């Protein structure tokens, strides 16, 4: 350089046009003599960025940066 395929809570990952979930961590409560395990609830993110389309994007398209792989 060309190709692909990924960026989404603190860490991993879904959703893939109709105001974003899931597990783990975190916090508080229950349990327990007690810590852990288990349960119940809460907090945290508007989807790298920056533009378009659209009534409406995290989802589509276009810039660009970064990561992984393949091929030079």
């Nucleotide at each position: 350089u060309g190709c692909a395929g990924g960026g989404u809570g603190g860490c991993g990952c879904a959703c893939c046009g109709g105001c974003a979930g899931c597990g783990c961590g975190c916090g508080c409560g229950g349990c327990u003599c007690a810590u852990g395990c288990c349960c119940g609830c809460g907090a945290g993110g508007g989807a790298a960025c920056c533009g378009g389309u659209u009534c409406g994007a995290u989802u589509c398209c276009g810039g660009c940066c970064c990561c992984u792989g393949c091929a030079a």